Formats: sequence, structure tokens, C1' cells
RNA sequence: AUAAACGCUGGAAAGCAGCCUUCCCCCGGGGAGGCUCGCCGAAGGAGCAAAGGGCGCGCGCGGCGACGGGCGGGCUCGAAAUCUCUCAGGUUCCAAGGACAGCGGGGGC
Repeated sequence: AUAAACGCUGGAAAGCAGCCUUCCCCCGGGGAGGCUCGCCGAAGGAGCAAAGGGCGCGCGCGGCGACGGGCGGGCUCGAAAUCUCUCAGGUUCCAAGGACAGCGGGGGC
């Protein structure tokens, strides 16, 4: 100076919505699951702006020619993100999860 795994710490947004099934008990509440509607972006996934560069194509110009430079359009590099999308995921509190950040840790040089 510097990956990943791993450890510690911090870590956001958005529904007490409706219906159905099932289970529990203290019997009107709670748990789990499914569907519908709304919402959120920070697991994962997908998308991309300009200058400028590269490679084909077309057009016309100059040149006897080899060729030269010009214009237009296509693809591509630039080009990634905490931006955008919302497939996935999530959506009262707690818990869990969590991009990212800090400190350790760590193979190689």
C1' cells in the first nucleotide's frame, strides 16, 4: 500500500388496507399462509447522458489514378452510481434482513 471470506459497531424508506384459508388461546384478539389494491428502494437483478475516440455503411467533392479530406447515419468504447426501473424483495413496533460506512482480519506483491 492492499481483495474476498470472517468478527465488532453504526445502518434508511414505505399499510395498524381489504378479503380468504388455517392454527392458538384468556373468545376477541393473536400467529402463519394466499390473493387484491396502494406504497418503498439499501439484498439480488435490469437500464443509461455528454465531450471525445474506434469500426463498417451511404452521399457528394478533389484527383488520370493510387488515394485524400468533408457530410450524414449505424454499431461500439467512454459508461458507472446511493441515479432510473420495481422482476425479485420489503411495507405498525420489536425481531430479522439490510446497500453502505468505520475498525479489525486476511492471501499475494
The RNA shown here (Glycine riboswitch aptamer) has 109 nucleotides and comes from uncultured Phenylobacterium sp. The organism belongs to Phenylobacterium, within Bacteria. The sequence is in RNAcentral, with records from MGnify.